[in-house]
RNA sequence: GGCGUGGUAGCCAAGUGGUAAGGCAAGGGUCUGCAAAACCUUUAUUCGUGGGUUCGAUUCCCACCCACGCCU
Numbered sequence: 001g002g003c004g005u006g007g008u009a010g011c012c013a014a015g016u017g018g019u020a021a022g023g024c025a026a027g028g029g030u031c032u033g034c035a036a037a038a039c040c041u042u043u044a045u046u047c048g049u050g051g052g053u054u055c056g057a058u059u060c061c062c063a064c065c066c067a068c069g070c071c072u
Stems, first nucleotide, its partner, number of pairs: 001071007010024003018055001026042005048064005
C1' cells in the first nucleotide's frame, strides 16, 4: 500500500429501512430478625465520525477514524 471482518449501555451481545431484544454488572423496591438467593423495576437524546439516498437510516451508498486478520 491492497483486501476482508468488526465498532450498538459500564461489559458481552441481538437487531440488515419504520422510534434497539437479551445476559452480566450497577441503582431502587418486595421478601428476610440481618444477609444471601428469588422476584419486580430503572438505565443507549450523537448505534465510531462526517456527508449522501429516502417520507423515514443502527440498517443502504461514499469518505474518514479505530481494532483485528490476510496478501504484498

Predicted 3D model of a 72-nucleotide RNA (transfer RNA) from Lentisphaerae bacterium GWF2_50_93.
Taxonomically the source falls in Lentisphaerota (Bacteria, Pseudomonadati).
Rfam family: tRNA. From the family's description: Transfer RNA (tRNA) molecules are approximately 80 nucleotides in length.